[in-house]
RNA sequence: UAAUUUGAUAGCCAAACCUAUUGUGAAGUAGGGACGGAAAGCCAUGUAUCUCAAAGAGAUUGACAGGUUGCAGAA
Numbered sequence: 001u002a003a004u005u006u007g008a009u010a011g012c013c014a015a016a017c018c019u020a021u022u023g024u025g026a027a028g029u030a031g032g033g034a035c036g037g038a039a040a041g042c043c044a045u046g047u048a049u050c051u052c053a054a055a056g057a058g059a060u061u062g063a064c065a066g067g068u069u070g071c072a073g074a075a
Base pairs, nucleotide, nucleotide: 004075005074006073007071012037013036017032018031019030020029021028022027035062041068042067043066045065046064047063048060049059050058051057052056
C1' cells in the first nucleotide's frame, strides 16, 4: 500500500411519530425526533411491494439480490 474479516469506541446516517409544504396518488422535501444501521453512502439493473388515468407511466429500495465508492481501530 492492497484485499478480506471485524467494528456503533471516534465520527456518520436516521425508523415510527409530529409540524409545514409538494404531488391525482404511492410518496417526496425541510425541521423536530431516535427504532435501528458496518455501508441505513450512491446507482435504479433484476425481482418484490405499492400508486394512477392501469396501454403504460410512476413510487419505495432502512424489501431481497447486483454494481460502485468509502471510515477510526484490530487481526